[in-house]
RNA sequence: GGAGCUGAGCGGGCGGUCGCGCCUCGAAAGAGGUGAGGAAAGUCCGGCCUCCUCCAGGAAGGGUGGUGGCUAACAGCCACCGGGGGUGACCCCAGGGAAAGUGCCACAGAAAAUAAACCGCCCCUUCGGGGGUAAGGGUGAAACGGCGAGGUAAGAGCUCACCGCGGAACCGGUGACGGUUCUGGCAGGGUAAACCCCACUCGGAGCAAGCUUGAGCAGUCGUCUAGUUCCUGGGCAAUGGCGACGGGUAAAGUGCAGGAGGCGUCCAGCAAUGGGCGUCCCAGAUGGAUGAUCGUCCAAGACAAAAGCCGGCUUACAGCUCAGCUCCUUUU
RNA sequence: GGAGCUGUAGCUCAAUUGGUUAGAGUACCGGCCUGUCGAGCCGGGUGUCGCGGGUUCGAGUCCCGUCAGCUCCGCCA
Repeated sequence: GGAGCUGAGCGGGCGGUCGCGCCUCGAAAGAGGUGAGGAAAGUCCGGCCUCCUCCAGGAAGGGUGGUGGCUAACAGCCACCGGGGGUGACCCCAGGGAAAGUGCCACAGAAAAUAAACCGCCCCUUCGGGGGUAAGGGUGAAACGGCGAGGUAAGAGCUCACCGCGGAACCGGUGACGGUUCUGGCAGGGUAAACCCCACUCGGAGCAAGCUUGAGCAGUCGUCUAGUUCCUGGGCAAUGGCGACGGGUAAAGUGCAGGAGGCGUCCAGCAAUGGGCGUCCCAGAUGGAUGAUCGUCCAAGACAAAAGCCGGCUUACAGCUCAGCUCCUUUU
Repeated sequence: GGAGCUGUAGCUCAAUUGGUUAGAGUACCGGCCUGUCGAGCCGGGUGUCGCGGGUUCGAGUCCCGUCAGCUCCGCCA
């Protein structure tokens, strides 16, 4: 100098004028303060909260899937293990079980999973054929351990060395797993994002949940031991519960803004994270506010905007900055 | 704000337990017939299975992500 990997941050700044939501002060006019995001998004997971009459047990169904830890919880995060990719920094993995059972594997091929032999090779032959074999050829996504040597009529784990695989013991590790030694001649391919099995886990609905107040109206019918998947048992439960049709209404408050909160610092831990101390209060609408314009600066401003709250994941994003690291080339 | 459903030819719909080159009707195109058009007869498939990944030998179908469209909802009694 070039190419790249990982992590973190910013994503218009400043000033003037006009305007909008909320809060405070004020009799009013008005004044002061404050006002979107890293994803506010998709609503894909997990929780808080609220209701479903209360409690207990079960079934069905869903979800997750290496190990250990973190957390309120998770399909998230951290560390490690195993497999794969890359020269490397580093990245990716729905990563339990195919020897519990069932299913499927099109076409081609002799044969697609416990059975078989198309070409070939070898032996015998009455020349019709019979027997042996699985080295080689051919088919396929996949062919019954691989390769070499011995052996043989030709061959074959038939035998041997190495590799792979299975089993046992010992050692290391909390564990996934790794290593060493011995041993078995090899045993049955793939698919579980096919049914299924195993382990763990999940009740359902959602702030238009729900609660309070006010306004207005018109009730009628059906059904029932029911009563938020289904079943069982117990308690509560008739001025009752559920459903249908019809009628009225579209108002206010609450839920709803102090929270698994932000920032700084110290401690424990490899880390995720946890704990202590100090400090700060930081949108709250309900036709729904956060905008317009002018000046100036630069690199010329992307994706997009709250609606109960929080932790994640995923997706979108012009451009810029910082930190650590890798490879190649050149110079010293 | 919340919940659910759908996406295949221009249009309306199929596609078996994942299997070879995705089919029907209608529309469209070409030819015949007719003086001409229509009707009729014969022939033709015109498709990124919304899009992008993954699992599998193989995906319209299974899984994940994403985009677009459509439907439903409150309170009183």
The prediction has a mean pLDDT of 83. This is a predicted complex of two RNAs, RNase P RNA and transfer RNA, with 409 nucleotides together. It holds a member of the Rfam family "Bacterial RNase P class A". Rfam classes the family as a ribozyme.